The RNA shown here (transfer RNA) has 74 nucleotides and comes from an uncultured archaeon. It matches the Rfam family "tRNA". The prediction has a mean pLDDT of 81.
[in-house]
RNA sequence: GCCCCCGUAGCUCAGCCGGUAGAGUAACUGACUGUUAAUCAGUGGGUCGUGAGUUCGAGUCUCACCGGGGGCGC
Numbered sequence: 001g002c003c004c005c006c007g008u009a010g011c012u013c014a015g016c017c018g019g020u021a022g023a024g025u026a027a028c029u030g031a032c033u034g035u036u037a038a039u040c041a042g043u044g045g046g047u048c049g050u051g052a053g054u055u056c057g058a059g060u061c062u063c064a065c066c067g068g069g070g071g072c073g074c
Base pairs, nucleotide, nucleotide: 001072002071003070004069005068006067007066010025011024012023013022019056027043028042029041030040031039049065050064051063052062053061
């Protein structure tokens, strides 16, 4: 330099063929308990890497860039 994959909640990840952004876990609150833990119920938490484009509508499609990983070549 070229090619491929990944980037979504604090963390690990899902999100199908473009149509309400989700799960687990963690945190917090409550129940339970002599207390803690466990268990149960609930709550909050998001610039979907950045910018632009297409579209009535983009996490999803297109382009550029940034970051991480891998492959090839000099």